[in-house]
RNA sequence: UUCAUCCAGAGCAGCUGAGGGGUCCGGCCCUGUGACGCUGCGGCAACCACCGCUCGGUCGGCAGGUGCCAAUUCCGGCCCGCCUCGCGGGGAAGAUGAG
Numbered sequence: 001u002u003c004a005u006c007c008a009g010a011g012c013a014g015c016u017g018a019g020g021g022g023u024c025c026g027g028c029c030c031u032g033u034g035a036c037g038c039u040g041c042g043g044c045a046a047c048c049a050c051c052g053c054u055c056g057g058u059c060g061g062c063a064g065g066u067g068c069c070a071a072u073u074c075c076g077g078c079c080c081g082c083c084u085c086g087c088g089g090g091g092a093a094g095a096u097g098a099g
Base pairs, nucleotide, nucleotide: 001099002098003097004096005095006094011041012040013039014038015037019030020029021028024077025076026075027074042069043068044067046066047065048064050061051060052059073093078090079089080088081087082086
């Protein structure tokens, strides 16, 4: 940089010790009943791989390579529409995978 996906799913223990939820802002949450981070084991199943199905599409299995395991990517902030404390859709940005 291109494409695809992002409303589902998934814990326990040890260490650490105050912040964290990507960036900025506004909300709203998590957190000394120990968050975040690291490690061990475990789990989930998004992409790739492999196996099976299928004319493609697709679906199922598996858990090898990554990834993931609070809340829709937590929600909004930009645009369009509408029945305008808002609702719906689309973007931007981000994350993950493959090239």